[in-house]
Context: one part of a larger RNA
RNA sequence: GGCUUAAAGCGUACGCAGACAGAUUUUUUAAUUUAAUAAAUUAUUUUAAAUAAAAUAUAGCAUCUAAUUUUAGGAAAAAAUAAUAUUUAGUGUAGUGUCGACAUACUGAGAUCCUAAAUAGAAUACUAAAUGCGAAGGCAAUUUUCCAAUAUAGAUUGACGUUCAGGUACGAAGGUGGAGACAGAAAAAAGGAUUUGGUACCCUUGUAUUCUCCACUGUAAACGAUGAAUGGUUGUUUCAAUAUUUAUUAUUGUUUCUAAGCAAAAGCUAUAACCAUUCCGCCUUGCGAGUACACUUGCAAAAGUGAAAUCA
Numbered sequence: 001g002g003c004u005u006a007a008a009g010c011g012u013a014c015g016c017a018g019a020c021a022g023a024u025u026u027u028u029u030a031a032u033u034u035a036a037u038a039a040a041u042u043a044u045u046u047u048a049a050a051u052a053a054a055a056u057a058u059a060g061c062a063u064c065u066a067a068u069u070u071u072a073g074g075a076a077a078a079a080a081u082a083a084u085a086u087u088u089a090g091u092g093u094a095g096u097g098u099c100g101a102c103a104u105a106c107u108g109a110g111a112u113c114c115u116a117a118a119u120a121g122a123a124u125a126c127u128a129a130a131u132g133c134g135a136a137g138g139c140a141a142u143u144u145u146c147c148a149a150u151a152u153a154g155a156u157u158g159a160c161g162u163u164c165a166g167g168u169a170c171g172a173a174g175g176u177g178g179a180g181a182c183a184g185a186a187a188a189a190a191g192g193a194u195u196u197g198g199u200a201c202c203c204u205u206g207u208a209u210u211c212u213c214c215a216c217u218g219u220a221a222a223c224g225a226u227g228a229a230u231g232g233u234u235g236u237u238u239c240a241a242u243a244u245u246u247a248u249u250a251u252u253g254u255u256u257c258u259a260a261g262c263a264a265a266a267g268c269u270a271u272a273a274c275c276a277u278u279c280c281g282c283c284u285u286g287c288g289a290g291u292a293c294a295c296u297u298g299c300a301a302a303a304g305u306g307a308a309a310u311c312a
Stems, first nucleotide, its partner, number of pairs: 001283003004266002009280001011170004018163003023056005035045002060160001062156005068151001070149002073147006080124002084120007095106002132139002174217007184210002189205004227279006235257001239253005244247001261268002285312002294305004
């Protein structure tokens, strides 16, 4: 000086130290600043004033209450539904299945199809939407219990706040260890096709895995490629909730355009990439390279930290 897309916002939250910190009044007095006096310097005086102490009020924060409101927010338990597969019984006889077309495969030890019943595991059609909730990851059948969050109203408290290096917790999918479960799907693997070949695309099978419990791993285009918090700024629009004044009114979220402004432009625009303030993280030509070495973590796979030379 920058960080949406050019290098750059930690995946997310909590939070110690640190940094910064609302209104009014009074008192106080370090660093620093301005001016003056004096002068080798230290120093002294004056003005402004952070800080500190005290008091007051309530707009921020927090807590409580409401048998309030909303919620695919979390956990546990119970019992459902269609489909699929398997098994049994019946019926019945020659093909079934699959493909662009075949073949492998299944089938006379009676398949496929049809009927009836049983069992199993996983998943929850419609509702469903620019819907809603959650810190993020993420969360969708039903009922019950427990926990939690948002909003509104009232009360209490009286600035108790903001951001946070280190740290702690959570963290899709996949993977790892142990124990179960195993219907369907399906890395690997096998076979059949295709092809000049085919370690692929297609087909028939099929194990890990996917599911549950206990531990670990700690990464994703973990994306809004946009850190958190506070205040301010032209109008318009969708949906949801609440409130009463029933108004296309207000508040909270959500969503579409747009003014000023910003921006290299695309575009952003009250949920900003605008105008300001505080704190943290990160970037500094390309390749080499998220590599090497070393250390830490991990059962491992790997993760974290993270260069240089040559070259351009």
Annotation: Small-subunit ribosomal RNA, central domain from a moss metagenome, 312 nucleotides, folded computationally. It matches the Rfam family "Bacterial small subunit ribosomal RNA". Rfam links the family to the GO terms structural constituent of ribosome and ribosome. Its mean pLDDT, the model's own confidence on a scale to 100, is 82.